[in-house]
């Protein structure tokens, strides 16, 4: 240049042939325990790459950029 696959909390993912409260892990914060620390228990807050498009309704459809992986020349 072309092709095909990815993007989701600070990090690591789940997921949905369109309506979820967007769920887990770990980090984090605040509380409990403990002499104090970690553990260990509970609570909290934190997220759909980015622009238009279809819809009543987009994190999911579709177009085009970014970036990242792997193929062809």
């Nucleotide at each position: 240049u072309c092709c095909u696959c990815g993007a989701u909390a600070g990090u690591c993912u789940a997921g949905u042939u369109g309506g979820c409260u967007a769920g887990g892990a770990u980090a984090c914060a605040c509380g409990g325990c403990u002499c104090u620390c970690a553990c260990c228990c509970g609570u909290g807050a934190g997220a759909c790459c980015c622009g238009g498009g279809u819809u009543c309704a987009a994190u999911u459809c579709c177009c085009g950029g970014u970036c990242g992986a792997g193929g062809a020349g």

Source information: A computed fold for a 73-nucleotide RNA from Oxytricha trifallax, annotated as transfer RNA. The sequence is in RNAcentral, with records from Rfam. It matches the Rfam family "tRNA". Its family is annotated with triplet codon-amino acid adaptor activity in the Gene Ontology.